[in-house]
RNA sequence: GCGGGUAUAGUAUAGUGGUAGUACGGGACCCUUCCAAGGUCUAAGCAGGGGUUCGAAUCCCCUUACCCGCUCCC
Repeated sequence: GCGGGUAUAGUAUAGUGGUAGUACGGGACCCUUCCAAGGUCUAAGCAGGGGUUCGAAUCCCCUUACCCGCUCCC
């Protein structure tokens, strides 16, 4: 330099065009003599920019970070 892949909540992970889910973790409450366990509720997320579309986490382009392969130089 060329090609490919990945990026979603604190962590892990689903969601391939129509309300962003699940688990663990966090908070409040219930339960318990207390703790743990259990139950209910709750906060928190689509890497950044642009485009297509009535509508984008999802499709297209660019950028960033990481991973893999190839090539060149040393």
This is a predicted structure of a 74-nucleotide RNA (transfer RNA) from Candidatus Yanofskybacteria bacterium CG10_big_fil_rev_8_21_14_0_10_36_16.
The prediction has a mean pLDDT of 83.
The sequence is in RNAcentral, with records from ENA.
It matches the Rfam family "tRNA". The family's RNA type in Rfam is transfer RNA.